[in-house]
The RNA shown here (c-di-GMP-I-GGC riboswitch aptamer) has 79 nucleotides and comes from a Nitrospirota bacterium.

RNA sequence: UCCGAAAAAGGUAAACCCAUCGAAAGGCGGGGGCACAAAGCCGACGGGUCCUGGAAAAAGGACGGCCGGGCUGCCGAAG
Numbered sequence: 001u002c003c004g005a006a007a008a009a010g011g012u013a014a015a016c017c018c019a020u021c022g023a024a025a026g027g028c029g030g031g032g033g034c035a036c037a038a039a040g041c042c043g044a045c046g047g048g049u050c051c052u053g054g055a056a057a058a059a060g061g062a063c064g065g066c067c068g069g070g071c072u073g074c075c076g077a078a079g
Stems, first nucleotide, its partner, number of pairs: 002079001003076002011036002016031003020027002034065001040071003045068003048063005
């Protein structure tokens, strides 16, 4: 350095529920815990998905826990 253990410590938090914002996708907070070795940060730039729109397209919006991209990083056994 690759790698990632039925390891230790710590972290994040899906569905669902409550409250709230939004026309919606969806967001924020609390509970919860399916999972995650970058599910840390940046970021809707490319692809993708979703919502609004509309005959279609345009246009506008959402998602980083779908993939690609940039920067950084805890611990450590075997190999």
Model confidence (mean pLDDT): 86 of 100.
The source organism's lineage runs through Bacteria, Pseudomonadati and Nitrospirota.
The sequence was found by an Rfam model in a public genome assembly.